RNA sequence: AAUUCACACCCGUCCACGCGUGGCAGGAGCGGGGGACCCAAGGAAGUACGCCGGUCCCGCGACGCAGGACGGCUCGGGGUGAAGCCGCGUGAAAACGCGGCCGGACAUCUCCAGUCCGAACCCGACAGCUCACCUCGCAGGCGCCGGAGAGGAAUU
Numbered sequence: 001a002a003u004u005c006a007c008a009c010c011c012g013u014c015c016a017c018g019c020g021u022g023g024c025a026g027g028a029g030c031g032g033g034g035g036a037c038c039c040a041a042g043g044a045a046g047u048a049c050g051c052c053g054g055u056c057c058c059g060c061g062a063c064g065c066a067g068g069a070c071g072g073c074u075c076g077g078g079g080u081g082a083a084g085c086c087g088c089g090u091g092a093a094a095a096c097g098c099g100g101c102c103g104g105a106c107a108u109c110u111c112c113a114g115u116c117c118g119a120a121c122c123c124g125a126c127a128g129c130u131c132a133c134c135u136c137g138c139a140g141g142c143g144c145c146g147g148a149g150a151g152g153a154a155u156u
Base pairs, nucleotide, nucleotide: 003028004027005026007022008021009020029138030137031136032135033134034133039128050073051072052071054070055069056068057067059065060064076126077123078122079121080120084101085100086099087098088097089096090095102118103117104116105115106114108150109149110148111147112146
């Protein structure tokens, strides 16, 4: 982001139908990620750039080490998402508690007040921006009310 069309289906059988059901392997649209130049960032440059009783190759001063390719892993880094930052206390740590800031939810919008939330998952040493290009997702779920202001719709 939460859309739309094609197309398919239709209460025992046949034919048809939508404000129904499906359909995101097709078209359009929307959203997320990857990805050049330019720009940004970086700041002299390195023999630097995590881990492994893994497999293979190769070297040596050779029963262990160095290097390379492949494979695996997650504490580096990155992504989706509101789900982050800082401080204090307890603790060996994991973690827990408290406070501040910030972000999100409470069904039109804004402000005020209040309550609650700040998870989880993914990539795998890699990621600034980004044309072309590549790739993933979208046909949903839940709800019935704090105050003020603004806006909209219907009726007269």
Molecule: c-di-AMP riboswitch aptamer (ydaO/yuaA leader)
Organism: Streptomyces sp. R302